[in-house]
Molecule: c-di-GMP-I-GGC riboswitch aptamer
Organism: Chromatiales bacterium
């Protein structure tokens, strides 16, 4: 540097519930643990979600990211421990 144990010390925290923020997706605080060796951090690429605003339409509805997801994948970056290799 890589690697990831029937190791040690720990860490994070899904669904769901309550409060708050938001048009929504979603975020955030508390509870709660499905899981995670980067489930630490970053929106650069792809993907997915939402559509306030804007546009199309007779209507239903449709389109659109400047919004969101890092626990969707890739990539970047930082990091505890030390078995096998």
């Nucleotide at each position: 540097c890589g690697c990831g144990a029937a190791a040690a010390g720990g860490g994070c925290a899904a669904a769901c519930c309550c409060g708050c923020u938001g048009a929504a997706a979603a975020g955030u605080g508390g509870g709660g643990g499905c899981g995670c060796a980067a489930a630490g951090c970053c929106a650069c690429c792809g993907a997915u979600c939402u559509a306030a605003g804007g546009g199309a339409c007779g209507a239903a509805u449709c389109c659109u990211a400047u919004g969101a997801u890092a626990g969707c994948g890739g990539g970047g970056u930082u990091a505890c421990c030390g078995a096998c290799u």